[in-house]
RNA sequence: CAUUUAUCAAGAAUGGUUUAGAGGGUUAGCUCGAUGAGACCAUACCAACCUGCACAAAGUAAGGUGGUAACGCUAACAACGAUAAGGA
Numbered sequence: 001c002a003u004u005u006a007u008c009a010a011g012a013a014u015g016g017u018u019u020a021g022a023g024g025g026u027u028a029g030c031u032c033g034a035u036g037a038g039a040c041c042a043u044a045c046c047a048a049c050c051u052g053c054a055c056a057a058a059g060u061a062a063g064g065u066g067g068u069a070a071c072g073c074u075a076a077c078a079a080c081g082a083u084a085a086g087g088a
Base pairs, nucleotide, nucleotide: 001087003086004085005084006083007082008081013043014042015041016040017039018038021032022031023030025077026076027075028074029073044068045067046066048065049064050063051061052060053059072080
């Protein structure tokens, strides 16, 4: 990375710092937010993919990524988005 494949209705928090917006882009809604959202850091937790164990499977562990409001919040549009493993 306009790459391949797969998945995206389940699950999972507190504290500190910062400060006013945030929910991928646009539009229209609808939600969250000074009772501090969001971002960053720490620890904890969850278990989506890889990995280990078990392997008929179910499952289990939490090592690598990842994640911890709402069906990717809803609808429409778009060589849209996110995550994993491979590849370049």
SAM riboswitch aptamer (S box leader) from Anaerorhabdus furcosa, 88 nucleotides, folded computationally. Its mean pLDDT, the model's own confidence on a scale to 100, is 86. The sequence is in RNAcentral, with records from Rfam. The model forms 96% of the base pairs in the Rfam consensus.